c-di-GMP-I riboswitch aptamer from a marine sediment metagenome, 76 nucleotides, folded computationally.
């Protein structure tokens, strides 16, 4: 190669958030790390807070990227 099995976008309901998002049910754009990890740049949000028409992570996103840790079948 092939086969087997993973995962699960947008949406929708449900529930927790101030939000951005998570989570639990359907549901399938996609994905060979779409496993884990906020380390390092991004991005999102702005409740509290300040010098306030704004700023500003302690709140996020790992399905943005890079990095790190770990991992499934695999013929010739």
């Nucleotide at each position: 190669a092939a086969a087997a099995g993973g995962c699960a976008a947008a949406c929708c309901c449900g529930c927790c958030g101030a939000a951005a998002g998570a989570c639990g049910g359907g549901g399938a754009c996609g994905c060979a790390a779409a496993g884990c990890u906020a380390c390092g740049g991004g991005c999102c949000u702005a409740a509290a807070g300040c010098g306030a028409u704004g700023c500003c992570a302690u709140g996020g996103c790992g399905g943005c990227c890079g990095g790190g840790c770990u991992g499934c079948c695999g013929a010739a």
Model confidence (mean pLDDT): 89 of 100.